[in-house]
A computed fold for a 135-nucleotide RNA from a soil metagenome, annotated as c-di-AMP riboswitch aptamer (ydaO/yuaA leader). Its mean pLDDT, the model's own confidence on a scale to 100, is 79. The sequence is in RNAcentral, with records from MGnify.
RNA sequence: UGCCCAAUCGCGCCGGUGGCGCGAGCGGGGGACCCACUGGAGCGCGAGCUCCGCGGGGCGAAUCGGACCGAGGGUCCGUAGCGCAACUCUUUCAGCGCGAGCCCGUCAGCUAACCCCGUCGGCCCGAGAAAGAGA
Numbered sequence: 001u002g003c004c005c006a007a008u009c010g011c012g013c014c015g016g017u018g019g020c021g022c023g024a025g026c027g028g029g030g031g032a033c034c035c036a037c038u039g040g041a042g043c044g045c046g047a048g049c050u051c052c053g054c055g056g057g058g059c060g061a062a063u064c065g066g067a068c069c070g071a072g073g074g075u076c077c078g079u080a081g082c083g084c085a086a087c088u089c090u091u092u093c094a095g096c097g098c099g100a101g102c103c104c105g106u107c108a109g110c111u112a113a114c115c116c117c118g119u120c121g122g123c124c125c126g127a128g129a130a131a132g133a134g135a
Stems, first nucleotide, its partner, number of pairs: 002123003008024007025119006035109001039052005055107001056104004064078006081098004087134007
């Protein structure tokens, strides 16, 4: 000077290289009607009961498939999808990367009102071209 990410900005207080609050902006979750969804077998008039099988959900681009080694797992190749290129946005071509991790705890579909929560962390010293619009 820039980049990923919601993760930035402003104000106040205190015992002040920091801590604690409030607000705005941005982001996430829960939560009606309506709509949607409803494992198999047996028993019972029915309400329901018994047995067997299986949990489910959220943040995020981070899903899915294959091969090999192989207990758990590991390695590799692809892939849905995602990011970058310097005034900004969109599109196209070529190029370079990512394609993880974490959380809830048997529970949550959608969902107006309403309720609750987050605002961290991690990087770069380099920097392709074309078109359109704007500044």